[in-house]
Context: one part of a larger RNA
RNA sequence: GUCCGCGAGUUAUUGUCCGCGGCGAGCUUAAGGCCCUCAGGGCCGGAGGCGAAGCGAAAGCGAGUGCGAACAGCGCGUUGAGUCGCGGGCAAUAGACCCGAAGCGGAGGUGAUCUACCCUUGGGCAGGCUGAAGCCUGGGUAACACCAGGUGGAGGGCCGAACUCGUGGAUGUUGAAAAAUCCUGAGAUGACCUGAGGGUAGGAGCGAAAGACUAAUCAAACCCCGUGAUAGCUGGUUCUCCCCGAAAUCGCUUGAGGGCGAGCGUCGGGCCAGUACCCGGAGGAGGUAGAGCACUGAAUGGCUUAGGGGGCCCACCAGCCUACCAAAACCAAUCAAACUCCGAAUGCCUCCGGUUCCAGUACCCCGGCAGUCAGGCUACGAGCGAUAAGGUCCGUGGCCGAGAGGGCAACAGCCCAGACCACCGGCUAAGGUGCCUCAAGGCGGUUUAGUGGAAAGGAUGUGACGUCGCUUAGACAGUGAGGAUGUUGGCUUAGAGGCAGCCAUCAUUUAAACAGUGCGUAACAGCUGACUCAUCGAGCGAUGUCGCGCCGAAAAUGAUUGGCGAUCAAACCGCCUACCGAAGCCGUGGAUCCGCAGCCGGUACGCCGGCGGCGGAUGGUAGGGGAGCGUGACCGGUGCUGUGAAGCGGGAGGGAGACCGACCGUGGAGCGCCGGCCAGUGAGAAUGCGGAC
Numbered sequence: 001g002u003c004c005g006c007g008a009g010u011u012a013u014u015g016u017c018c019g020c021g022g023c024g025a026g027c028u029u030a031a032g033g034c035c036c037u038c039a040g041g042g043c044c045g046g047a048g049g050c051g052a053a054g055c056g057a058a059a060g061c062g063a064g065u066g067c068g069a070a071c072a073g074c075g076c077g078u079u080g081a082g083u084c085g086c087g088g089g090c091a092a093u094a095g096a097c098c099c100g101a102a103g104c105g106g107a108g109g110u111g112a113u114c115u116a117c118c119c120u121u122g123g124g125c126a127g128g129c130u131g132a133a134g135c136c137u138g139g140g141u142a143a144c145a146c147c148a149g150g151u152g153g154a155g156g157g158c159c160g161a162a163c164u165c166g167u168g169g170a171u172g173u174u175g176a177a178a179a180a181u182c183c184u185g186a187g188a189u190g191a192c193c194u195g196a197g198g199g200u201a202g203g204a205g206c207g208a209a210a211g212a213c214u215a216a217u218c219a220a221a222c223c224c225c226g227u228g229a230u231a232g233c234u235g236g237u238u239c240u241c242c243c244c245g246a247a248a249u250c251g252c253u254u255g256a257g258g259g260c261g262a263g264c265g266u267c268g269g270g271c272c273a274g275u276a277c278c279c280g281g282a283g284g285a286g287g288u289a290g291a292g293c294a295c296u297g298a299a300u301g302g303c304u305u306a307g308g309g310g311g312c313c314c315a316c317c318a319g320c321c322u323a324c325c326a327a328a329a330c331c332a333a334u335c336a337a338a339c340u341c342c343g344a345a346u347g348c349c350u351c352c353g354g355u356u357c358c359a360g361u362a363c364c365c366c367g368g369c370a371g372u373c374a375g376g377c378u379a380c381g382a383g384c385g386a387u388a389a390g391g392u393c394c395g396u397g398g399c400c401g402a403g404a405g406g407g408c409a410a411c412a413g414c415c416c417a418g419a420c421c422a423c424c425g426g427c428u429a430a431g432g433u434g435c436c437u438c439a440a441g442g443c444g445g446u447u448u449a450g451u452g453g454a455a456a457g458g459a460u461g462u463g464a465c466g467u468c469g470c471u472u473a474g475a476c477a478g479u480g481a482g483g484a485u486g487u488u489g490g491c492u493u494a495g496a497g498g499c500a501g502c503c504a505u506c507a508u509u510u511a512a513a514c515a516g517u518g519c520g521u522a523a524c525a526g527c528u529g530a531c532u533c534a535u536c537g538a539g540c541g542a543u544g545u546c547g548c549g550c551c552g553a554a555a556a557u558g559a560u561u562g563g564c565g566a567u568c569a570a571a572c573c574g575c576c577u578a579c580c581g582a583a584g585c586c587g588u589g590g591a592u593c594c595g596c597a598g599c600c601g602g603u604a605c606g607c608c609g610g611c612g613g614c615g616g617a618u619g620g621u622a623g624g625g626g627a628g629c630g631u632g633a634c635c636g637g638u639g640c641u642g643u644g645a646a647g648c649g650g651g652a653g654g655g656a657g658a659c660c661g662a663c664c665g666u667g668g669a670g671c672g673c674c675g676g677c678c679a680g681u682g683a684g685a686a687u688g689c690g691g692a693c
Stems, first nucleotide, its partner, number of pairs: 001693006011094013026050003032044005054061002064076004097236002100233001104226003108223003116200009125190001127159003130155001134151006163187003168183004202218001204214002239628006249262005263372002265369006278354007290342001291340002296336003300332003305326001307325002309322004375400007383392002405416003420590004425586003431580003434564003440577007457551002461548010478535005484508003489503003514529001518527002591618006598611005629682001631679002634676007647666004653660002
């Protein structure tokens, strides 16, 4: 892992609501007793409980009562029956749907054969090296001291086996091993190592101290018990079909992944109409979008002008100038969530109108049961952020959530569209119609970039439509020629001759020619341009708007409009006509639910059941409601069975499904069906439990 088996809302009591039943202003017994056909049943038993009256703190009064002076008022009552049992929903109390902690407590217990320390008694340490004190001899001293040689054999001394340890590395990592092996390394006469016996223990021991160790367990051992601790947390929670169908919000919360009330769902009951919703009309509240500058502020220029700065003048007082700063006023043109002289569209409130249908439905009211309190994307309107985020926080709508189908290559939230079932029928939506791949043609344009299938920005790409200028008195481009003189203008400068810089920029000859556009020289020179003529002979130049294209464009395994591929397109824009295309719509048949005619049966007449025709509905998570299937017992009835029960293998066929099942085989002794009643009643999931493989 698979298979088989086991595996989770139970039981008791109390309360509440619903259903069914008994009795009813009453209903009911509990313990206990008696009897019987004795795990049971029948009969006694009224003690007690609930109800029939409430109000008040109470005295108390009573259909009233409390407050109160009140024969005002107001609060709570009076004016609709309960009670007992059975079944069901839910709650409370209990382990309370099941499994799961880490933990807490026990004057309950077991442990020091591991390990820590201690006690008693034993054992062990090859070999080599060093050479302390003391002593001896000699030297030395007044005597010591001291020095040398020898002797001696000290040391938590040195090297290094056994022994003890475990530094670094490798291997090992489902190991040979739940800590080892190999190489390397530390101590090795010591605070050394070790055998045996003994002692100390759970808030306790022991600890050269690491919270270490106390039997592979230690910031409080192990076993048992309290114990089914608690778990606002995670996981799991078992058959079918039918009807409806949410929420991820608000308020409060030691609250934020939990709860409680409300909101939204469902079921039962009640009420009920143009009433709810919607549509039309009328009235109303309001300060958003926009706009505006009348207020409050912001902000630009001008004009005017206080105040100030600066300059001049001035003994003082004053005065003058100002291309400085600048209030107020004025002019012009602006800006604002917390500005408004104005001011929508929508939305909101109220009223009026809306025949039939919608319909005893929605809305509303009462009651039972919930779930929801992490939402997400998208469009639009705002805030925060950076006019970032698959960001965040609000508002309004949609979708997903809980929604299948078609499109978007693939892809919850986008586009189309809401799946009761069946069909080898039809029409469409979005989106498509070269081939993959269902379906296409035409007309008029654009694009040459494979643009289509990346931005700011840049550019004689190209198409369309304009504007301005030049042009047969010859434009534009090219080519030929000229492009001069005063003069090297003046200044400056080493120089400055058109061409470093500063100033001026005249005049002459001319068809024209700059006191010079650029290159160039040290300065000149040289080249060139402006300008003119000639040649040539028809358009040229500038600019604006729009359409489509170009560049901008670098990434790591082979690339990409989904692919192939496609250029008067299979790209883009416009127009036309077809077609394809979904679980949408239509057609045909069928199912269930709801509603409405009709018929039949029953009726305590309110209605209930059945058959049928028509119309509508039938996606669905949490969740509410309804109807069923199957399993194991039991009771009653009725059947089957050695001419073969159950079980097991197969299975025609039936049913909307859970399921039922003739018959065949196997098996070898019990089993079904109908009605009722009761549950240890349904398995795929819980890193579920046990077994098998």
This is a predicted structure of a 693-nucleotide part of an RNA (large-subunit ribosomal RNA, domain II) from Limisphaera ngatamarikiensis. Model confidence (mean pLDDT): 86 of 100.